This is a predicted structure of a 350-nucleotide part of an RNA (small-subunit ribosomal RNA, central domain) from a metagenome. The full RNA is in RNAcentral, with records from SILVA. The prediction has a mean pLDDT of 91. Its Rfam family is "Bacterial small subunit ribosomal RNA". Rfam links the family to the GO terms structural constituent of ribosome and ribosome.
Context: one part of a larger RNA
RNA sequence: CUGGGCGUAAAGCGCGCGUAGGCGGUUGGGUAAGUCAGAUGUGAAAGCCCCGGGCUCAACCUGGGAACUGCACUUGAUACUGCCCGACUUGAGUAUGGUAGAGGGGGGUGGAAUUCCCGGAGUAGCGGUGAAAUGCGUAGAUAUCGGGAGGAACACCAGUGGCGAAGGCGGCCCCCUGGACCAAUACUGACGCUGAGGUGCGAAAGCGUGGGGAGCAAACAGGAUUAGAUACCCUGGUAGUCCACGCUGUAAACGAUGUCGACUAGCCGUUGGAUCCAUUUAAGGGUUUAGUGGCGCAGCUAACGCGAUAAGUCGACCGCCUGGGGAGUACGGCCGCAAGGUUAAAACUC
Numbered sequence: 001c002u003g004g005g006c007g008u009a010a011a012g013c014g015c016g017c018g019u020a021g022g023c024g025g026u027u028g029g030g031u032a033a034g035u036c037a038g039a040u041g042u043g044a045a046a047g048c049c050c051c052g053g054g055c056u057c058a059a060c061c062u063g064g065g066a067a068c069u070g071c072a073c074u075u076g077a078u079a080c081u082g083c084c085c086g087a088c089u090u091g092a093g094u095a096u097g098g099u100a101g102a103g104g105g106g107g108g109u110g111g112a113a114u115u116c117c118c119g120g121a122g123u124a125g126c127g128g129u130g131a132a133a134u135g136c137g138u139a140g141a142u143a144u145c146g147g148g149a150g151g152a153a154c155a156c157c158a159g160u161g162g163c164g165a166a167g168g169c170g171g172c173c174c175c176c177u178g179g180a181c182c183a184a185u186a187c188u189g190a191c192g193c194u195g196a197g198g199u200g201c202g203a204a205a206g207c208g209u210g211g212g213g214a215g216c217a218a219a220c221a222g223g224a225u226u227a228g229a230u231a232c233c234c235u236g237g238u239a240g241u242c243c244a245c246g247c248u249g250u251a252a253a254c255g256a257u258g259u260c261g262a263c264u265a266g267c268c269g270u271u272g273g274a275u276c277c278a279u280u281u282a283a284g285g286g287u288u289u290a291g292u293g294g295c296g297c298a299g300c301u302a303a304c305g306c307g308a309u310a311a312g313u314c315g316a317c318c319g320c321c322u323g324g325g326g327a328g329u330a331c332g333g334c335c336g337c338a339a340g341g342u343u344a345a346a347a348c349u350c
Base pairs, nucleotide, nucleotide: 003322004321005320006319007304008303012318014201015200016199017198021194022193023192025088026087027086028085029084030083031082033081034080035077036076037075038074040072041071042070049065050064051063052062053061054060091191092188093187094186095185096183097182098181099180103177104176105175106174107173108172109171110154115149116148117147118146119145120144125136126135162169163168206247207246208245209244210243211242215241216240220236221235222234223233258317259316260315261314262313263312266295267294268293269292270291271290272289273288274287275286276285277284299306300305323350324349325348332343333342334341335340
C1' cells in the first nucleotide's frame, strides 16, 4: 500500500414481489470444518538474500546457511464464524379492540356548465382581435325563456391535508377488496434483511378489434401578422382525448437522493391515534406514537445546501459510474402487429 465515487459534476434499476446467493438477535452445550499454535514429511538443483573461499579485483566460479510465505499428515487450542442439539424474547409475525383515508375493482345516481335539437318571444347584428378578417346571421342568428338529447369532467369543501410500493388517486351512494396506524394483553419463537436471474405493476402518447363522441384538439383548411410565417393570434376541424378487451413498457417515471436496521442538541407548524390536566360547552395545554412540513446544533459538503423524513456516524445486500464527441447509435440477440423497446460496441476525432 492492498481504489474512489453515485442530490446538482459521470453514476440509484420507474416501483414492488421473490429464486439462487450474500448477511444475520440473546443464551447454554457439543463438534472442531473455517481460524490459531506445535511436531513431522515434502517444498530438486541452479538463481535471489546472508556469511565464507578461489581466479591480483570485479564480473565469474565455489562451500555453508537462510529462504522457498506452499501442500500433506499429525498433536493440541476453542474466543469468533460454520454445523448439530436445547433454551429465550427484544427482531419478525399472529390474535383482540379501535381509528383515519381522492388506496384498488364493480354497479348505481346527482347538480352546474358547454354543445346540439324542438318550441315561445324578439330584431339586426353576432363573433373575434393589438387592430382586423375568414366564420355565423333577414332561409331570423347572437342575447332571453321553456322542453329535450348526449358526452365528458366533478366548482365550493381543498389544506407544504389524506391514501398508495411506484405510476397515481377527488361529486354522492351501495357491493367486493388491499394496506397502514394506535392501545393493551396473549401467543409463535429468529420464522429476519437484501436480492443476480425471474416475475408482476407501471403517466402520457401510440397500436389492434368493437363501441362512443359534448367540449377540447395534433394533422389539415381558411383568415391575419410578416421581407417570408410550413409558427405565435383568429375562424373551423379529423385522429385522439372517453368505454371494453388486448398490446406497447417509456418519462425531468424527480426528493434528479436504492432497500433495511442502529445511533446522534433543540425549536415551531400540521394530519391520524392513545393518554393525562383543565373546562359549563367550545376554544386549550402536557406526554407519547405514526406520518407530513419549516428552521437549526454537532457533523458532513467543492459549494449550494443536508441536518432524527440526513447528504451526519455505522452495518447488511443489490444496482450503477470511470474524459467529451461518435452514441444510448451500428451489428447481433431477445421482445413488439407496428411505432419501437432492451442489451450494447468500434473505427475515427478533440